[in-house]
This record gives sequence, C1' cells and structure tokens, in this order.
RNA sequence: GGUCCAUUAGCUCAACUGGUCAGAGCGGGCGACUUAUAAUCGCCAGGUUCGGCGUUCAAGCCGCCGAUGGACCACCA
Repeated sequence: GGUCCAUUAGCUCAACUGGUCAGAGCGGGCGACUUAUAAUCGCCAGGUUCGGCGUUCAAGCCGCCGAUGGACCACCA
C1' cells in the first nucleotide's frame, strides 16, 4: 500500500431479500416464593444501531467518505 471481515443496551449477540414499536440472554432495579439466603418465577428500566453524507415513500440493512479493531496478501531497509 491492497483485499476482506466486524462495529446494534453495561457485556455477549439476534434482526430472514429494505417495511409493524430494534429484540434475546447475562448483568441492574423492584416484587413473588422461603423462617431466611440461594435457586426459580414475574415485572420494569436501559439504544444518537461507530460518525457523516446520499438513495428511497421508508435504512440496523443499500451506496460513498471517514474512524476503530481484526485476518490475509504485497512492499521496503
């Protein structure tokens, strides 16, 4: 220098070819159960979907530019 992959909740990840309100598990808060704790069960909160621009009636999803991390290839002394 080139190609490719990833980036979504505090963490790990879904979201089928663009279409309803962006969800799950863990974690957190509250409650139930229990003599009590744990376990279990229920409920609740938590998101600028990495940033920007564009396409579209509509973008987490498509295009362009950039950022960060990773893999491979090439180059140099």

The RNA shown here (transfer RNA) has 77 nucleotides and comes from Candidatus Alloenteromonas sp. NCBI's taxonomy places the organism under Bacteria, Bacillati, Bacillota, Candidatus Alloenteromonas. Its Rfam family is "tRNA". Rfam classes the family as a transfer RNA. The prediction has a mean pLDDT of 80. The sequence is in RNAcentral, with records from ENA.